A computed fold for a 523-nucleotide part of an RNA from an uncultured bacterium, annotated as small-subunit ribosomal RNA, 5' domain. Rfam family: Bacterial small subunit ribosomal RNA.
Context: one part of a larger RNA
């Protein structure tokens, strides 16, 4: 000297971009972070209509004054159709995005390769299909248990829910025949016979979503190897599913992945076991390179979601805002038996030297779910707050010597502060006040959270805006006065015991400057 996700002390004008719990993966009140389709069904409501009907009120008419008869309004119910809404069944999506870094020294990451050992919704693309049944169940009603959370029985419905039958290959299996290729095991292919597996429909009624088999991409995953990844020998042995085989399970799929038999056999001073640390990487800092140190934001892989286990659905999880047991912990209870999980956005409480607001907004991009209009989306886009960081700006320019006054200092001449002030001509960056007022939106048109901001115009006045550190050497920058080995100072040397440029204060001076210093750390 550069560098930081800092943080301290003193100060503090402003804009743009950026970053802002490293410590307790400690515990969390509250609100929101995944919904969505009524063009998949059946219902329930509520509106509106259409008929049937008529409760009730009742003009007028007539009356024996008891009442009769009655235009018109028309409640409730039934019923025709439209139309809103959404509990339930049904679908897809909750495996993404978002957060942390505890664990893990690992094929867990870089990196090259490889599956003749494999799967992939939604997307594209290509051939072929949709034909005929059926039995159920929630919603729903009755009845009833519980404090609740939450259920039983019983009867009724409907589907793009479920289940048979029919068709059937380029598909799955067995048996066979030909022809090609390779990298061993073997792959592709054309072929015969036999056996088994599909479908669902919806709409404005004309177009389109859909659904079923099967073939090819695409796009994401799974697996396997080779190389490469931190200290410790004051850790020298370790290993019994342990190596390895046969044979079966099981997986998408190889494999002791597991079993049951058999065999003894694998690793290791080219450092295994052990132990401690440690998420890795693109990439940051620093260095002339070589190095070395580091993994804050961004991107990319991995692991985790109170701790531990386990599974289910599913194309994908062994699943953050899923389900199941156990255990800690917190709540609720009518004590029988229930609910919970912020390492999502904010926020609290702790802890700590330290790190933001319980903000707007889907207008943009993106993402689900829908034909679609749209609805969700703390993902994003933004504003709020912090000189935390890095760039930019300003705090005023130009003239002004009687070198004012005042401070400091003196050899009392006088030297300085110092062109510095005052005064005189000025500008108006930022600021303040008032008009105007975007682009971001994509188109034919509407459609802006930010935001009346940005930027334009225009007025007003130098008026609102300057600290910190240091002055003995190393190191740029000295004098006066108080202190008297005391107070004190220091990074190293070291300074201060009566003339201290080294404490202290004040005048000057010198450095960087909205920032100066000091602490930690790293090169």
């Nucleotide at each position: 000297g550069g560098a930081u996700g800092a943080a301290c002390g003193c100060u503090g004008g402003c804009g743009g971009c950026g970053u802002g719990c490293c410590u307790a993966a400690c515990a969390c009140a509250u609100g929101c972070a995944a919904g969505u389709c009524g063009a998949a069904c059946g219902g329930a409501a509520c509106u509106c209509u259409u008929a049937c009907g008529g409760a009730a009120u009742g003009a007028g008419a007539c009356u024996u004054c008891g009442g009769u008869u009655g235009a018109a309004u028309g409640a409730g119910g039934u019923u025709u159709g439209a139309g809103u809404u959404u509990a339930g069944u049904g679908g897809c999506g909750g495996a993404c995005g978002g957060g942390u870094g505890a664990g893990u020294a690992a094929c867990g990451c870089g990196u090259g390769a490889g599956u003749a050992a494999c799967c992939u919704g939604c997307c594209u693309u290509u051939c072929a299909c949709a034909g005929g049944g059926g039995g159920a169940u929630a919603a729903c009603g009755u009845u009833u248990g519980g404090a609740a959370a939450c259920g039983a029985a019983c009867g009724c419905u409907a589907a793009u829910a479920c289940c048979g039958c029919a068709u059937a290959a380029c598909a799955u299996a067995g048996c066979g025949g030909g022809g090609u290729c390779g990298c061993a095991u073997g792959g592709c292919u054309c072929u015969g016979c036999u056996a088994u597996c599909a479908a669902a429909g919806a709409u404005u009624u004309u177009a389109u979503c859909g659904g079923u088999g099967a073939g090819a991409g695409a796009u994401g995953g799974a697996c396997u190897c080779g190389c490469g990844u931190c200290c410790g020998a004051u850790u020298a042995g370790a290993u019994a599913g342990u190596u390895g085989g046969u044979g079966a399970g099981g997986u998408a799929a190889c494999g002791g992945c597991u079993c049951a038999c058999c065999a003894a056999g694998u690793c290791g001073a080219c450092g295994a076991u052990c132990g401690g640390u440690a998420g890795c990487c693109g990439g940051a800092c620093u260095g002339a390179g070589a190095g070395g140190u580091u993994g804050a934001a961004c991107g990319g892989c991995c692991a985790c979601a109170u701790u531990g286990g386990g599974a289910c659905u599913g194309a994908g999880a062994c699943a953050c805002g899923g389900c199941c047991c156990a255990g800690a912990c917190u709540c609720c209870u009518a004590c029988g038996g229930g609910a919970g999980g912020c390492a999502g956005c904010a926020g609290u409480g702790g802890g700590g030297a330290a790190u933001a607001u319980u903000g707007c907004a889907c207008a943009a991009u993106g993402g689900g779910c829908g034909c679609a209009a749209g609805c969700c989306u703390g993902a994003u886009g933004c504003a709020g707050c912090a000189a935390c960081g890095c760039c930019g700006c300003g705090u005023g320019a130009g003239g002004g010597a009687a070198g004012a006054c005042g401070g400091u200092u003196u050899u009392c001449g006088g030297a300085u502060u110092g062109u510095a002030a005052a005064c005189c001509u000025c500008u108006g960056u930022c600021u303040u006040u008032g008009g105007u007022g975007a682009c971001g939106a994509a188109g034919a048109a509407g459609u802006g959270a930010c935001g009346g901001u940005a930027g334009c115009c225009a007025a007003g006045g130098a008026g609102g805006a300057a600290g910190c550190c240091a002055c003995g050497g190393c190191u740029a920058a000295c004098u006066a006065c108080g202190u008297g080995c005391c107070a004190g100072c220091a990074g190293c040397c070291g300074c201060g015991g009566u003339a201290a440029u080294a404490c202290g204060u004040a005048g000057g001076u010198g450095g960087c400057a909205a920032g100066c210093g000091u602490u930690a750390u790293c090169c």